[in-house]
The RNA shown here (small-subunit ribosomal RNA) has 1628 nucleotides and comes from Deltaproteobacteria bacterium CG11_big_fil_rev_8_21_14_0_20_49_13. Model confidence (mean pLDDT): 82 of 100.
RNA sequence: GAGAGUUUGAUUCUGGCUCAGAACGAACGCUGGCGGCGCGCCUAACACAUGCAAGUCGAGCGGGAAUUAGGGGGGCAACUCCCUAUAGUACAGCGGCGCACGGGUGAGUAACACGUAGGUAAUCUACCCUUUGCUGGGGAACAACUCCGCGAAAGCGAAGCUAAUUCCGCAUACCUUGAGCGCUCAAUAAUCUAAUGUCCGGGGACACACACUUAAUUCAUGAUUCGCGAAUUAAGUGUGUGUCCCCAGACAAGUUUGUUGAGUGCUCAAGAAAGGUGGCCUCUAUUUAUAAGCUAUCGGCAAUGGAUGAGCCUGCGCACUAUCAGCUAGUUGGUAGGGUAAUGGCCUACCAAGGCUACGACGGUUAUCUGGUCUGAGAGGACGGCCAGACACACUGGAACUGAGACACGGUCCAGACUCCUACGGGAGGCAGCAGUGGGGAAUAUUGCACAAUGGGCGAAAGCCUGAUGCAGCGACGCCGCGUGGGUGAUGAAGGUCUUCGGAUUGUAAAGCCCUGUCGGGGGGAACGAAAACUUCCAUAGCUAACAUCUAUGGGAUGUGACGGUACUCCCAAAGGAAGCACCGGCUAACUCCGUGCCAGCAGCCGCGGUAAUACGGAGGGUGCAAGCGUUGUUCGGAAUUACUGGGCGUAAAGAGCCUGUAGGUGGAUAGAGAAGUCGGGUGUGAAAUCCCCGGGCUCAACCCGGGAACUGCAUCCGAAACCAUCUAUCUUGAGUGCCAAAAGGGUACGUGGAAUUCCCAGUGUAGCAGUGAAAUGCGUAGAUAUUGGGAGGAACACCAGUGGUGUAGACGACGUACUGGGUGGCAACUGACACUGAGAGGCGAAAGCAUGGGUAGCAAACAGGAUUAGAUACCCUGGUAGUCCAUGCCGUAAACGAUGGUCACUAGGUGUUGGCCCCCCUUGAAAGGGGUCAGUGCCGACGCAAACGCAUUAAGUGACCCGCCUGGGAAGUACGGCCGCAAGGUUGAAACUCAAAGAAAUUGACGGGGGCCCGCACAAGCGGUGGAGUAUGUGGUUCAAUUCGACGCAACGCGAAAAACCUUACCUAGGCUUGACAUGUAGGGAAUGCCGUAGAAAUAUGGCAGUGCCCGCAAGGGAGCCCUAACACAGGUGCUGCAUGGCUGUCGUCAGCUCGUGUCGUGAGAUGUUGGGUUAAGUCCCGCAACGAGCGCAACCCACGUCCAUAGUUGCGACCACGUAAUGGUGAGCACUCUAUGGAGACCGCCGGUGUUAAACCGGAGGAAGGUGUGGAUGACGUCAAGUCCUCAUGGCCUUUAUGCCUAGGGCUACACACGUACUACAAUGGAUGUUACAAAGGGUCGCCAACCCGCGAGGGGGAGCCAAUCCCAAAAAAGCAUCCCAAGUUCAGAUUGCAGUCUGCAACUCGACUGCAUGAAGGCGGAAUCGCUAGUAAACGCAGAUCAGCAUGCUGCGUUGAAUACGUUCCCGGGCCUUGUACACACCGCCCGUCACACCACGAAAGUUGUCUAUACCAGAAGUAGGUGAGCUAACCGCAAGGAGGCAGCCUCCCAAGGUAUUGGCAAUGAUUGGGGUGAAGUCGUAACAAGGUAGCCGUAGGGGAACCUGCGGCUGGAUCACCUCCUUU
Repeated sequence: GAGAGUUUGAUUCUGGCUCAGAACGAACGCUGGCGGCGCGCCUAACACAUGCAAGUCGAGCGGGAAUUAGGGGGGCAACUCCCUAUAGUACAGCGGCGCACGGGUGAGUAACACGUAGGUAAUCUACCCUUUGCUGGGGAACAACUCCGCGAAAGCGAAGCUAAUUCCGCAUACCUUGAGCGCUCAAUAAUCUAAUGUCCGGGGACACACACUUAAUUCAUGAUUCGCGAAUUAAGUGUGUGUCCCCAGACAAGUUUGUUGAGUGCUCAAGAAAGGUGGCCUCUAUUUAUAAGCUAUCGGCAAUGGAUGAGCCUGCGCACUAUCAGCUAGUUGGUAGGGUAAUGGCCUACCAAGGCUACGACGGUUAUCUGGUCUGAGAGGACGGCCAGACACACUGGAACUGAGACACGGUCCAGACUCCUACGGGAGGCAGCAGUGGGGAAUAUUGCACAAUGGGCGAAAGCCUGAUGCAGCGACGCCGCGUGGGUGAUGAAGGUCUUCGGAUUGUAAAGCCCUGUCGGGGGGAACGAAAACUUCCAUAGCUAACAUCUAUGGGAUGUGACGGUACUCCCAAAGGAAGCACCGGCUAACUCCGUGCCAGCAGCCGCGGUAAUACGGAGGGUGCAAGCGUUGUUCGGAAUUACUGGGCGUAAAGAGCCUGUAGGUGGAUAGAGAAGUCGGGUGUGAAAUCCCCGGGCUCAACCCGGGAACUGCAUCCGAAACCAUCUAUCUUGAGUGCCAAAAGGGUACGUGGAAUUCCCAGUGUAGCAGUGAAAUGCGUAGAUAUUGGGAGGAACACCAGUGGUGUAGACGACGUACUGGGUGGCAACUGACACUGAGAGGCGAAAGCAUGGGUAGCAAACAGGAUUAGAUACCCUGGUAGUCCAUGCCGUAAACGAUGGUCACUAGGUGUUGGCCCCCCUUGAAAGGGGUCAGUGCCGACGCAAACGCAUUAAGUGACCCGCCUGGGAAGUACGGCCGCAAGGUUGAAACUCAAAGAAAUUGACGGGGGCCCGCACAAGCGGUGGAGUAUGUGGUUCAAUUCGACGCAACGCGAAAAACCUUACCUAGGCUUGACAUGUAGGGAAUGCCGUAGAAAUAUGGCAGUGCCCGCAAGGGAGCCCUAACACAGGUGCUGCAUGGCUGUCGUCAGCUCGUGUCGUGAGAUGUUGGGUUAAGUCCCGCAACGAGCGCAACCCACGUCCAUAGUUGCGACCACGUAAUGGUGAGCACUCUAUGGAGACCGCCGGUGUUAAACCGGAGGAAGGUGUGGAUGACGUCAAGUCCUCAUGGCCUUUAUGCCUAGGGCUACACACGUACUACAAUGGAUGUUACAAAGGGUCGCCAACCCGCGAGGGGGAGCCAAUCCCAAAAAAGCAUCCCAAGUUCAGAUUGCAGUCUGCAACUCGACUGCAUGAAGGCGGAAUCGCUAGUAAACGCAGAUCAGCAUGCUGCGUUGAAUACGUUCCCGGGCCUUGUACACACCGCCCGUCACACCACGAAAGUUGUCUAUACCAGAAGUAGGUGAGCUAACCGCAAGGAGGCAGCCUCCCAAGGUAUUGGCAAUGAUUGGGGUGAAGUCGUAACAAGGUAGCCGUAGGGGAACCUGCGGCUGGAUCACCUCCUUU
C1' cells in the first nucleotide's frame, strides 16, 4: 500500500485500451470583490531603434579653461586688454587600481564537463593577515601641450618641449635560484657476527576493560496494537587485554664499503625598491623657522607562514543505439630536448610496435551537470524553470596581447555574414546586462523610482559609480487568507417547473421585521526598517623627544527613507458595491419535461440519436467546487503492463532442431593462513537552501527567522573471522580411468540373396483388356489381357514386428564380412573435484530444392487427354517429364512436437514391458515362474501444482545453478541495412498507420452432407385425389374516379366475410352540415308527438294544422324526461404506429418435455437431480445412483358413444287384457321392452401361464358388452416466431377539427391479355336414363314452419288445418334393391355457354340475385414434372339439417347411410425426442468466413534522379598572430676616450593555422514521373478456401502450377471426425 469499465449468450484466465489521484514557469473558454507572499520568452543562441548597465584616485604627475561678478586701462562708441574672485575648479592627458567580480544565456559539450572521494614532494595566487629585513645612488623617454600636414568622417602622420608611484642601468640583500664541497639520516647491494630488540606457544599470579543474564529506577520517541531505544545502580557469569615470573623457539638486527635521495653548514655566481601626505624641532644642517633631519601615517621592494582563489592528476558514478564490431599513426611506450606556474606526446627528433575493444572500443543520435523538484507505501520513474554550487558561451570562426588572474559579454587584431554612415576614397556596430521594439509563437510584464538599506569598485577620507540590489507598476500564473451578510420569518405568497389534476417542488428561499459592519468608499492620526557606519565635539590610554595625527574605549550632539503618507489605527454612512463555472446513462455525487428524429449533434472508455432520448439542444430541479471553474497539453501513479522489491514460457506471447565446447556464471568433504567481499566501531567529508521535528516573527496562514535531526553516499583507520572468494595441505562420496560381462533396425564401406512390378524373346490361346459412382481417353485381330519358359534392369526389403530396440537430434529394418561410436551391468584396482551450464563459435541436421557426373523398374509435381461440373486451371481416370536412386559438393529449413532447455537433489504407491545382475523361494540341476536391484520405456493414481484441460519419481510438484525466449491484435517474420547462399532463399529484424480488442480453457445451447437409440400416414404397403378440362370461389397482377382495408412458406390465398343489388361500406364522384349523427355541463325558449303542402336526386330547407301529458303543490310555481336555439368547454375519426401495448389467436405440438427448494460437486458459468440398465403412448413406471423432495406438463378427474341396473313414464313405447279401423298405439288400460333423462355399476394387467433382475412391464389366454389409454372430444407446460390483429374491443403517443368528422344520391368492392391456391361437376357401363320399392340421424320453426286440397310442365300460386313443438310442419332421405332401355361413341356421357319465355324475394334484380321451362350442347376420353389426404365404422361414396339470411351456398359447421384395402419393415425423404461427439456458430448453418478484381481515402517501401546538410580524405590556398630565422635598413638609457659593441625595432622569410577553393567517398534529411504491397471504407463483382468428416480431414516445410481463394507432388504433425482391430488400464 483501495480500485473500476471494456472481449463472451454466460464463465474463469491471459491480455491490451480507458477512467477516478497528485503536480505544472503553462495555454485556451466562461466568469471575476480585496489583500499578502512568490513567479512571469519553455518558441528564433532571430534581428535590434533609443536610454542607461564600470569606473575611480589631484593625498602619484605635468598642464589647465570657460562663464559670471567686481576693479582698472585703451577707445567717440561698439568693443577690446589686464588684474582679482570663480579656480588650480571643470576638463583632457600620463600613471595606479579595477574592468577576469557582479549581471545574462544554455548554443556547444557524452567529456575528468559535472557529482563524490582523494592526490599535487608536479603548481601559482593581486588586494588581505602574520613575521623578518630593506627603501641607497644615477640616467632616459613618451603623452598632454606647441606647430605643420592629410582626410567627408573615423582618425592618422611629421617636428619640437616636459613631469611622475612611467621606463632603464649601478650598489646592497646567506632572503631567493643555480653550481661545488663537508656533515647527518634513510633506502638499496655486498662483507663480517659479539652484544641487543621484537614476536609466538605453554603454565602461574595480579589488575583493568567489555559483553551477556537477572532485578529495580529514570528518560526520550513513533504508533491503532504488539513493541522498541538510551542511561544509571546492584549481583552473577563469561570473554578479552595489559603487567610480572618460569620454560622452549623464531625473526629482526648490528659493523664496514659503494650508489641514490633528503636535510643541513660553507664557498662562488646571478637577482630588488617609489614615493605621497600631516605634524614637529630631540639630534643634524642652516638658522629661529625650515628640511635634506625627526616623527606619524599611507605606500614601495625582497622573503616566511597563512587565508582566499585558481591550475593539473586520479578512483568511482553519469542517456539511447550492435540495423555502429572492430578502432588507432603522435597513435602506445621509451630516450633526449623544448615549452609551461606546473606533470604529461603538451610539442619536436630518434628508437621500439605498441595501445583500446563484447565489463561495448570506434561511430551515430540526443543532452549543460548537480544540490534538488514532481510523483510513488517504498523501490523506483520523470524532470533540472525560480534559488544555490560548478561548467560553457558572448554575431560566426580563428588568434594572441596586457595582466596576479582572460585567450577577456559592454578590450584588441584578422576573416565571414548582416545592418548603418559616406563626399564612393573609406569607415562604424554587436542587448544570451536593465527596460524597450520588430519577428516567431498557444504563450510570458514598465523604455518606472532610489542608491535609504545589503553588497561591490576606487579613494586616507568626504565621496563618486553601481538596471547588482532595494522598491513600485502589469498579469487570478500559482500558493495562502478574507468577504459577498447575520437572526427571525408559513398564507408554505406570486412567478417558474412537473403533475396521477389531488398536489409536489423551487422553499425560510423571497418579501416583511430586528441586527452587525470585515473588505471596498470618505475623513483624521501614524510607524518599524536608521545607526553599531560616517561627520563632529569631549574624556581616557597607547605611539613619540614632544605635539599633532593615528589607533582603542566611553559619552554627547547634528543630519540622512526610494518604498510612502505605505503598514497599522480611530471616526462616519449604509445591507448598501461584490458569484460564477462544470456536471447529472455506467464508471461517478446528482432527474424530470419540451424540442429533434441515425438528422442536428455528443463522446475519456463502453457507447447514445432511426417519434415516447435521465446520453443531442433548451428549461426547471439537483450535485460538485468556488474567485474561480472547466478544457487541452505534459509527468508520475493506478500498471505486479519490463516484475531488484515484484511476472512469465505444455495449450493464452514465449524452450534455440540437436550436440560439442570458449569466455563467463555456479560448484563436494576436512584442516589451516591472511583479510578483498561481509559485519561492528571510530574519524573526515557529505556547502547553504530544500524535506522532516522543535521554537519564534508577520492578527492567522502562505511566507520568513533560529536550533536540531537527516542527507540511506564516499574515503580512511581499528576490530571480528561464521559464510563466499584467495592461498596452503589433505580426502573420496561427484566426475573419470581400468578389468569382466551381456544387449541393440547406432554409423561407414564392400559383397550376397529371394519375392514382386515393368520390359524383351519364344510358346499356348482369342476378343476383348483396363478403368469408374457411371463412363470415356488408353491398350488390343499388326494377336492384347490371361498363361508357360527364358532373359534384362532398377528400386524396396513381406512375415518376424511389439505404446519393442538403438541413437544427441534428424533418423535407423533382408543377409554376410571388415572397420568403428555410444550407453548399461558387475568388481572396487587407479586419478583426486578433474564438475554443471554455456553468450559468441564449431559440427550434425527429414523432405523438397540447386550444381556436376551416372542411373532410371515402379511411383510421380509440371504437362497432355478423358470425365464431373453452371464453370473445374481440382478432387476421379489414362498417360507422363523433372524428381525419387548412387557419388561428390551446396542448402540449413519442418506441426525439426512431449508444441514441455540442460544438470543435480528430494517428495505415497499400483501394474505392464525391454536389457543386465543377485540367487532368497521353487528345482537333483537347468529353463520357465516368483522376489530383490540397476538402467530404459508405457499406463493408472495420492500429496502438491495448474485459469481450466491436465501433470504427477520419465513432474507441468518442492528446491539449487546456468543458458535461451516473451511483453495487446494487425501491418510483419514484411521493409531497409548487414551477414550467409550458385540460386531458391535463410538469418538478424523495425516503423508509419490502424483496431478495442486479438486470445486460452471450460459451460449452456444451436448446428453437422458426425455417431447411437426411439417416435410420427414420415417413408414403405395400399385406397382415393390435386396438377390437364369447364365452372365456382379466394389471391397476385393489370386496369380504374374507386376497384376500401387487412392476412404472405409450413402457420396468407371457399382466410377476417355464419351471406357486398340499396343498407352493410370503411372506397370514388357529386350535393350539403359545422358544438356537430352520439355523451356531459351552462343559459333561454318550448310539452313530447302526429299529419299535410312546396323546392330538390336525396340529405335538407321552408310553410301550415292538430296537440298540451307525468310528479309535488290549494294556487302561484317548481322538478324529471324530451325537443328547439346560442356560446364555449368538448364531441367525432374503420386516420398512423400490432416495432409503444392489454386482451384474444395461430404455430412448433397433445411433442414429452420445462423448472424449483434444500443438499453435494465445481474458483466460476454451471453440473447433479432430469444421466445409466430396463419399460412405456408418456420425465409412464421400476431398479441403480450425491442426491432427497416438489411444481407446471403426461395420465386421471369432465362430455359423448358402447353393456347392464335403479328411478321416472308423456307428446315416447307396444308384450299381456279390452274396444275399434280398409289399415295404423287409433282408444281404454299399462310402463314389461325400445326409447327418453337422471343416478349408479362395469375394466383394474384384477385372474392364469410364460418372459423379465423374485421389479416395472411385455407376450399369450380365460371371463366379459368392452382388454391393456375401450373409441371420439374438450383440455395446449416453460417458451419460440418484435408471428397475426390499433378494421371486434380496450389503450399510450402522434395527426385531423367548416374536416381525415357527419348526412345524402349514384357508382365501386362483381373490372379482365394473364398466373396461382381451394373446391364443385365430369370425362362414363361398378355408368346414364325411366319406372318402382325401402331404411336414418341430427336439427329448425310465430315478422315462423306450413299439412290436406285446387291451379301450373315447372319454379311457383291459391288455400288454410295443425304447431311456441318426443304431439304439428319443414320432410322427399339419397346412394342401395327390383325392372326396362342405352352398347363404347365426344355418345341417351358431360353439362359450360348463349337465346327466348317465366317464377320468387325485395322501395328497387341494368351494372349485380336465386330459381324454372324450352332450345343451344363448349372443353373434357382419367391428366407432364411434381404433389395431397387417410390405419376402421377410418378412407371412399351417398344424401339430410343448421347458422348467416328479405333473397342468394359448389363454402362452412354438424348428422347419419353404405362401407373397404394395406402396414414386410425403419435403409432412405420430412418433422420431432434423448444420449454422445466436433465447432472459428450464439441474429445461433438462411451462421461464420477467405482471396483476387473494381472504386475512394490514408500512411509506408522502391525508383532515373534532384536539392540540402553533416562528416572524412587528398591537394591548393594562406589573413591576423605567437614562436623561430634573418635583420645589409633604423636605433634614447648600458659598456667604451673614440671607432664601435651589447641589446632592441621595422622589414623579409619559415613552421603552424581560420575562412575559402578543387576533387572524391560516406552518412542523414527532403523531394521525385512511375511502381509495389499494406490498411480502412456503403449493401460492388467472381468464386466458396477454412470452421461440422465444412462435403477431397486440416495444418507445417519445400517445389511446380493456376483469375482468385487455392491445387498437386515429397516428407512430417494431430492441434483429425467415424468405424474396426491390437495393446495397456479401471470396474464387476